[in-house]
Context: one part of a larger RNA
Molecule: small-subunit ribosomal RNA, central domain
Organism: uncultured bacterium
RNA sequence: CUGGGCGUAAAGCGAACGCAGGCGGACCUUUAAGUAGGAAGUGAAAGGUUGGAGCUCAACUCCAACACUGCUCCCUAUACUGGAGGUCUUGAGUGCCGGAGAGGAAGACGGAACAAGCACGUGUAGCGGUGAAAUGCGUUGAUAUGUGUUGGAACACCAAUGGCGAAAGCAGUUUUCUGGACGGAUACUGACGCUCAGGUUCGAAAGCCAAGGUAGCAAACAGGAUUAGAUACCCUGGUAGUCUUGGCCUUAAACGAUGUUCACUAGGUGUUGGGGGGUAACCCUCGGUGCCGCAGCUAACGCAUUAAGUGAACCGCCUGGGGACUACGGCCGCAAGGUUGAAACUC
Numbered sequence: 001c002u003g004g005g006c007g008u009a010a011a012g013c014g015a016a017c018g019c020a021g022g023c024g025g026a027c028c029u030u031u032a033a034g035u036a037g038g039a040a041g042u043g044a045a046a047g048g049u050u051g052g053a054g055c056u057c058a059a060c061u062c063c064a065a066c067a068c069u070g071c072u073c074c075c076u077a078u079a080c081u082g083g084a085g086g087u088c089u090u091g092a093g094u095g096c097c098g099g100a101g102a103g104g105a106a107g108a109c110g111g112a113a114c115a116a117g118c119a120c121g122u123g124u125a126g127c128g129g130u131g132a133a134a135u136g137c138g139u140u141g142a143u144a145u146g147u148g149u150u151g152g153a154a155c156a157c158c159a160a161u162g163g164c165g166a167a168a169g170c171a172g173u174u175u176u177c178u179g180g181a182c183g184g185a186u187a188c189u190g191a192c193g194c195u196c197a198g199g200u201u202c203g204a205a206a207g208c209c210a211a212g213g214u215a216g217c218a219a220a221c222a223g224g225a226u227u228a229g230a231u232a233c234c235c236u237g238g239u240a241g242u243c244u245u246g247g248c249c250u251u252a253a254a255c256g257a258u259g260u261u262c263a264c265u266a267g268g269u270g271u272u273g274g275g276g277g278g279u280a281a282c283c284c285u286c287g288g289u290g291c292c293g294c295a296g297c298u299a300a301c302g303c304a305u306u307a308a309g310u311g312a313a314c315c316g317c318c319u320g321g322g323g324a325c326u327a328c329g330g331c332c333g334c335a336a337g338g339u340u341g342a343a344a345c346u347c
Base pairs, nucleotide, nucleotide: 004318005317006316007301008300012315014202015201016200017199021195022194023193025088026087027086028085029084030083031082033081034080035077036076037075038074040072041071042070048066049065050064051063052062053061054060091192092189093188094187095186096184097183098182103178104177105176106175107174108173109172110155114151115150117149118148119147120146121145122144126137127136163170164169207248208247209246210245211244212243216242217241221237222236223235224234259314260313261312262311263310264309267292268291269290270289271288272287273286274285275284276283277282296303297302320347321346322345329340330339331338332337
C1' cells in the first nucleotide's frame, strides 16, 4: 500500500464541544477544474516484448517494429463531482403554547437514627465480645433506663422492571438562579448540515496541597485470639481518609465490554412523558425505557426498528503469546504517577 476486522476471540478514545480536513438536500442557469473522446509534441540510449540477422549452437551481439500504461498543449462533449449565480423547503435552526423530570448551582429548614461529652435522675455488679475466648470498659458507679443539651454525617417508607443527564453521575423538604430534552399548532430563516486529526472542557473512587470539620465507619498502626507460622480472615481499640471551601491529579470491569450521525427492514406485550379521536370499552400518533420474537446476521452464545440486519458519511483502534499497562526519550504533574511507547531474548 492492498485487504480483513473491532459485544464475548487482538481491537470503539471515559464523555462532550469543536478549528483544519473529509463528506453533504431539491430545481434552474453558467463555467469546463476533475471526467470522457479526438489530434499534435514529447516520453535519450541501453534494457523489455515480437519478428529477423551474425558468431558451428547458446549465452552474447546487431537490425526493425512495438511497448514505454506518463507529461504538455489544442479541439470537442457536459451526465456526474467541483467553481460561480439564482430559486426552493423536505435536512437543520428560531419564535409561540404546554406538561414531565433525584439535570446543575447557591441558600434556608426538618425528622428518625447515632455518638460522645456533658449535665441530672433511677439503679448495682458486672458489661462487652466470640465458634470458644481474651485484650478492652466498670465500685472515681459502668452496662441498662429516663430527661435535657451539643455535634457531625446520611436522608427509611414513597421506590419502580420508574425519571433526568454527554458521560462521570443525580434522591428529605423548600426558596432563588439556571441548562437540556419532549409534545402541539403554526409563522419565520433558507442547507445555515454530518463527522472530526490536533485542540479545549467535563470526568467515580482513591491520592496530593492549603484552610476548616470529624458523630459513625475505617487503610496504616497497637493489642487480643486463631495457627506449625498468621505481617490475614475473627475481636478490642485506632490515625489518615471519608465531610466543607479553594486548587491539583485524569485514572477504572469510566461496561451495553457495542464510536457518532442519517435512511431503510414483520410483529406482540409492559412501562414512562405528551397529543388526537371515542359516551365507554378502546383505537391512532410522537418521544423515551424494558421484555419476547420474524426476516436477516453470527463461530456459537446471541442480536433483532434502542440491531450485532441492509446501506451511506466521518473519526478511533487491531494485526500471535510472553517480555510489556515495561525501558529509553518527549510532554504533563507538587508528588504519587499519567500519557505516548519499543527492542533484545523466548515459546